A computed fold for a 72-nucleotide RNA from Candidatus Nomurabacteria bacterium GW2011_GWF2_43_8, annotated as transfer RNA. Lineage of the source: Bacteria > Bacteria candidate phyla > Candidatus Nomuraibacteriota. The coordinates come from a structure-prediction model, not an experiment, and the mean pLDDT is 81. Rfam family: tRNA. The family's RNA type in Rfam is transfer RNA.
RNA sequence: UCCGGUGUAGCUCAAUGGUAGAGCGGCUCCCUGUUAAGGAGAUGGUUCCAGGUUCGAGUCCUGGCACCGGAG
Numbered sequence: 001u002c003c004g005g006u007g008u009a010g011c012u013c014a015a016u017g018g019u020a021g022a023g024c025g026g027c028u029c030c031c032u033g034u035u036a037a038g039g040a041g042a043u044g045g046u047u048c049c050a051g052g053u054u055c056g057a058g059u060c061c062u063g064g065c066a067c068c069g070g071a072g
Stems, first nucleotide, its partner, number of pairs: 001071007010024004018055001027041004048064005
């Protein structure tokens, strides 16, 4: 320098162009001598950044940034 992949909740990951979800974690409560385990509830988002297309973009297009892999 070129090519490809990835970027979404604190973490690991989903999401056919049509209300962004799950598990784990953290919080509150129950359970009990206490902890762990178990149960219930609530809590969680500038979808990496800037534009474009569209009635509507996490998703499609363009440019950038970061990380990973490959080629030279």